This is a predicted structure of a 73-nucleotide RNA (transfer RNA) from a Candidatus Omnitrophota bacterium. The prediction has a mean pLDDT of 81. The sequence is in RNAcentral, with records from ENA and MGnify. Rfam family: tRNA. By type it is a transfer RNA.
């Protein structure tokens, strides 16, 4: 300098012919125990990398951009 995949909650990932954002583990409460751990019920926590564009509707589609990680040179 070109080509390719990747980026969604604290982590680790789902969610595709565009249509309600979700799972596991942590993390806060609870029951339960002398206390804790486990196991069982619960809550809470996201501008979907960042700008724009197309749609009635965008995590999904196009476009630039930036961040990682692979190939070619």
């Nucleotide at each position: 300098a070109g080509g390719c995949g990747a980026g969604u909650g604290g982590c680790u990932c789902a969610a595709u012919u565009g249509g309600c954002a979700g799972a596991g583990c942590a993390u806060c409460g609870g029951u339960c125990u002398c206390c804790a751990a486990a196991a069982c019920c619960g809550a809470g926590g996201g501008u979907u990398g960042u700008a724009g564009g197309u749609u009635c509707g965008a995590u999904u589609c196009c476009u630039a951009c930036c961040u990682c990680g692979c190939c070619u040179g």